[in-house]
RNA sequence: AAACCGGGAGAGAAUCUUCAAAUGUAGGAUCGCCGAAGGGCCAAGCUAAUACUCGCCAAGUAUUUAGUGAAUUUCUCAGGCAAAAGGACCGGUUU
Numbered sequence: 001a002a003a004c005c006g007g008g009a010g011a012g013a014a015u016c017u018u019c020a021a022a023u024g025u026a027g028g029a030u031c032g033c034c035g036a037a038g039g040g041c042c043a044a045g046c047u048a049a050u051a052c053u054c055g056c057c058a059a060g061u062a063u064u065u066a067g068u069g070a071a072u073u074u075c076u077c078a079g080g081c082a083a084a085a086g087g088a089c090c091g092g093u094u095u
Stems, first nucleotide, its partner, number of pairs: 001095007012031001014030005032081003038077001039075002045068005050062004
């Protein structure tokens, strides 16, 4: 790292409409929400450049510029909001 097994939260079984005979499923529209598939943003620090200090190198400094830079933070693009499925993360077994 992978496979398998187990655990695993949050939020409207929302309203209207179509297929259609039908309460379910699915599509479309409308608001309200969730964060733990995935994805985006960012701190300190570090690096480089520039300017200044210094006779030079080195070193130091900076309301400077650029890069790098974490998450269960944050955003809510995606996904999700009865059950099922999925699910970060944790445990176990094997390779």
Glycine riboswitch aptamer from a marine eukaryotic metagenome, 95 nucleotides, folded computationally. RNAcentral holds the sequence, with entries from MGnify. Its Rfam family is "Glycine riboswitch aptamer". Gene Ontology term of the family: glycine biosynthetic process. Rfam describes the family as follows. This family represents the bacterial glycine riboswitch.